[in-house]
RNA sequence: GGCCCCAUCGUCUAGUGGUCUAGGACGCCAGAUUCUCAAUCUGGUAACGCGGGUUCGAUCCCCGCUGGGGCUACCA
Numbered sequence: 001g002g003c004c005c006c007a008u009c010g011u012c013u014a015g016u017g018g019u020c021u022a023g024g025a026c027g028c029c030a031g032a033u034u035c036u037c038a039a040u041c042u043g044g045u046a047a048c049g050c051g052g053g054u055u056c057g058a059u060c061c062c063c064g065c066u067g068g069g070g071c072u073a074c075c076a
Stems, first nucleotide, its partner, number of pairs: 001072007010026004018056001027045006049065005
């Protein structure tokens, strides 16, 4: 240099055009329970990397960028 894959709450992940003001688990916060703690139960908290395009409509499709990972070529 070339090719391929990935990027969503604090973490791990689901979803792949409209039903998404985005679901689940863990975490965190508050409450209930308990003599206290743990456990359990209830409620809450918090996310689609950036820019452009297609479309009536984009987290989802296309292009570029950024970041991460893999394979490979060249030089030595």